[in-house]
RNA sequence: CAAGUCGGCUAAACAAUCGCUCUACGUAAGUAGGGAGGAAAGUCCGGACUCCAUAGGGCAGGGUGCCAGGUAACGCCUGGGAGGUGAAAGCCUACGGAAAGUGCAACAGAAAGAUACCGCCUGCAUUAGUAAUAAUGUAGGUAAGGGUGAAAUGGUGCGGUAAGAGCGCACCGCGGCGCUGGUAACAGCGAUGGCAAGGCAAACCCCACUCGGAGCAAGACCAAAUAGGAACCUUAUAGUGUGGCCCGCAUUGAGGUUCGGGUUGGUCGCAUGAGCUUUGUGGCGACGCAAGGCCUAGAUGAAUGAUUGUUCACGACAGAAUCCGGCUUAUCGGCCGACUUGCACA
Numbered sequence: 001c002a003a004g005u006c007g008g009c010u011a012a013a014c015a016a017u018c019g020c021u022c023u024a025c026g027u028a029a030g031u032a033g034g035g036a037g038g039a040a041a042g043u044c045c046g047g048a049c050u051c052c053a054u055a056g057g058g059c060a061g062g063g064u065g066c067c068a069g070g071u072a073a074c075g076c077c078u079g080g081g082a083g084g085u086g087a088a089a090g091c092c093u094a095c096g097g098a099a100a101g102u103g104c105a106a107c108a109g110a111a112a113g114a115u116a117c118c119g120c121c122u123g124c125a126u127u128a129g130u131a132a133u134a135a136u137g138u139a140g141g142u143a144a145g146g147g148u149g150a151a152a153u154g155g156u157g158c159g160g161u162a163a164g165a166g167c168g169c170a171c172c173g174c175g176g177c178g179c180u181g182g183u184a185a186c187a188g189c190g191a192u193g194g195c196a197a198g199g200c201a202a203a204c205c206c207c208a209c210u211c212g213g214a215g216c217a218a219g220a221c222c223a224a225a226u227a228g229g230a231a232c233c234u235u236a237u238a239g240u241g242u243g244g245c246c247c248g249c250a251u252u253g254a255g256g257u258u259c260g261g262g263u264u265g266g267u268c269g270c271a272u273g274a275g276c277u278u279u280g281u282g283g284c285g286a287c288g289c290a291a292g293g294c295c296u297a298g299a300u301g302a303a304u305g306a307u308u309g310u311u312c313a314c315g316a317c318a319g320a321a322u323c324c325g326g327c328u329u330a331u332c333g334g335c336c337g338a339c340u341u342g343c344a345c346a
Stems, first nucleotide, its partner, number of pairs: 001342010012311007020035006037317001041328002044326005049215004056247004061211005066080005081095001082093004096206002101204002103200002117146002119142010154172006173195001174193002177190005219268004229259007238252004275294008312315001
């Protein structure tokens, strides 16, 4: 200098004029201070908060899935292990169990939970030949060689055999056992067994842990007005008791049609929070503890806009509606730090 990887910050700036909205003070006029995001998005997870229930019990169903920690909690984050990938820094993982059972794998191929198409060897028969032998048929043995396939019944080599085969041996692989290290997942070492016939559980299933429901349009209060409306039908073997089904307990409603009356208002919830930040300290880290500092939008037909001038990095994705912790998706440009590799110079 170039390419790459990981992490952090920022998200046009300044000035003037007019305008919008909240809070405090003020009789008022007005004064002072504040006013969208890193994702506010998706509504995917977890909660805080509010209400329902306290008469439950059982079954089904849902979620997560290596180990250890963090957190209010999580399907999140941190560190580690295993597997994969990259030259590396790094990145990815839906990562418990296939010896409980069931099931799936097109086509090709003889055969995909067990096989014989070609082939190899041996015996017998027939034909040819002087004979060795060759061809055909048949019986038995075989899975080393060939073909098909993503995958062919552990792999390579040596011996052995009529020809072969873990048939035997060596090494590798696999299973259980022991020892060592580690909190653990797991790793290493040792001896041993010829060794279960692979893959898929993001197939059903099994195992471990876990799970009330509804949601700020939750919920609470105030004011005003009317008619605490009427008739008919169905239902009590029914309706209701905040996920489904069954049983149980309690309770008295529930649904439909027609006619008719009143209201559509206001206040709270509503922003001081599992809040942000500085320093120290413990920890590999996520994060914890201690001491200080700060207050940072609360609209409700929905506020932050318009015009002018200057600057340069020429501005993308994009607008709060109860709040917070995450994940995912979209995205123009600028700045900073660490690491990997290549080239050149010293």